[in-house]
RNA sequence: GGACCCGUAGCUUAGCUAGGUAAAGCGCCCGGCUUUUAACCGGGUGACCGAGGGUUCAAAUCCCUCCGGGUCCG
Numbered sequence: 001g002g003a004c005c006c007g008u009a010g011c012u013u014a015g016c017u018a019g020g021u022a023a024a025g026c027g028c029c030c031g032g033c034u035u036u037u038a039a040c041c042g043g044g045u046g047a048c049c050g051a052g053g054g055u056u057c058a059a060a061u062c063c064c065u066c067c068g069g070g071u072c073c074g
Stems, first nucleotide, its partner, number of pairs: 001073007010026004020057001027045006050066005
């Protein structure tokens, strides 16, 4: 220098190949149960989706540029 993949809650990921107001587990908070803790049960809590721009009535999702990480080629 070139090719490809990834970047979404505190963490790990789904959603992207059907564009239509973002889901799950863990975590955290409150309560129940228990002598207490843990486990278990119920409720709550969260991200505008790496940044910018474009297309569209509407973009995490499509297009472009850039940033960061990874793999491979030279």
Predicted 3D model of a 74-nucleotide RNA (transfer RNA) from a Fidelibacterota bacterium. RNAcentral holds the sequence, with entries from ENA.